[in-house]
Context: one part of a larger RNA
RNA sequence: CUGGGCGUAAAGCGCGCGUAGGUGGUUUGUUAAGUCGGAUGUGAAAGCCCCGGGCUCAACCUGGGAAUUGCAUUCGAUACUGGCAGACUAGAGUAUGGUAGAGGGAAGUGGAAUUCCAGGUGUAGCGGUGAAAUGCGUAGAUAUCUGGAGGAACACCAGUGGCGAAGGCGGCUUCCUGGACCAAUACUGACACUGAGGUGCGAAAGCGUGGGUAGCAAACAGGAUUAGAUACCCUGGUAGUCCACGCCGUAAACGAUGUCAACUAGUUGUUGGGGAGGUUAGACUCCUUAGUGACGCAGCUAACGCAUUAAGUUGACCGCCUGGGGAGUACGGCCGCAAGGUUAAAACUC
Numbered sequence: 001c002u003g004g005g006c007g008u009a010a011a012g013c014g015c016g017c018g019u020a021g022g023u024g025g026u027u028u029g030u031u032a033a034g035u036c037g038g039a040u041g042u043g044a045a046a047g048c049c050c051c052g053g054g055c056u057c058a059a060c061c062u063g064g065g066a067a068u069u070g071c072a073u074u075c076g077a078u079a080c081u082g083g084c085a086g087a088c089u090a091g092a093g094u095a096u097g098g099u100a101g102a103g104g105g106a107a108g109u110g111g112a113a114u115u116c117c118a119g120g121u122g123u124a125g126c127g128g129u130g131a132a133a134u135g136c137g138u139a140g141a142u143a144u145c146u147g148g149a150g151g152a153a154c155a156c157c158a159g160u161g162g163c164g165a166a167g168g169c170g171g172c173u174u175c176c177u178g179g180a181c182c183a184a185u186a187c188u189g190a191c192a193c194u195g196a197g198g199u200g201c202g203a204a205a206g207c208g209u210g211g212g213u214a215g216c217a218a219a220c221a222g223g224a225u226u227a228g229a230u231a232c233c234c235u236g237g238u239a240g241u242c243c244a245c246g247c248c249g250u251a252a253a254c255g256a257u258g259u260c261a262a263c264u265a266g267u268u269g270u271u272g273g274g275g276a277g278g279u280u281a282g283a284c285u286c287c288u289u290a291g292u293g294a295c296g297c298a299g300c301u302a303a304c305g306c307a308u309u310a311a312g313u314u315g316a317c318c319g320c321c322u323g324g325g326g327a328g329u330a331c332g333g334c335c336g337c338a339a340g341g342u343u344a345a346a347a348c349u350c
Stems, first nucleotide, its partner, number of pairs: 004321003007304002012318001014201004021194003025088007033081002035077008049065006091191001092188004096183004103177007110154001115149007125136002162169002206247006215241002220236004258317006266295012299306002323350003332343004
């Protein structure tokens, strides 16, 4: 000496479920596979190393020893790991009673607003901009009132509030359904953690078939601006946005921070639950538990910062990185209707 790392320098799979594998709580007995010790055999010779000897010395030659870290057999040891048998309850789960919630799916339904249509009132403008123009309007617009149609989204409540593994989820009602949290007991008795492959979910855009289309709006057309203006601004406007079914499988899919567990000062806000005190059942105060924020000590960090929701101190398992460009590209494989996705180089160059 026997790698170092992954918030921002290269590096955490977008997120779950789970196979193999790896790892695994307390305790008793047993076994002796791992582990440790002894013995025996073997580990060729030469060489290396040590102590001698021979050529005048040395190189060289030669005698002995050590070493050969290994393997096999055998005799022991039994703390730890493993195997087997038994027990336990602190991990995990089940039952009981509650609680909160935009968690998911389906059906129904409500009001405001935009647009369009019909009718009434009414007259010359409206609209738009930095300023204009295109555009709309005497075939009666804009404005205003009444009625109707249709689609999409749900103001206020609304909150570093809630729920969900992530993507994500927001009017109201009903039905079906997943998860979480809390309390006090009872039960099962390690049933657990992680997870290569695998498998499922996965915003937006895009694709296929069939619907739907109010508003918005890539493309496109026109008007402006400008030296030009394939833009920014304006008037229009089609895919799309919406629904059903089927694909796609990617995002700054971000906390740029994998999952699980244990330990390590506090202060303060807020959400859900429980307990105690207090009260006019109103608040409020204290304790506890599960989330979610702000600040902050030790410690860590290159710094910024993180700091019981760790980037601190440790353990288990997986993924990933190894100078910049070439390149997340080529070729090949797999997947896809396609778009493309995924796996993934090299020459060359600095």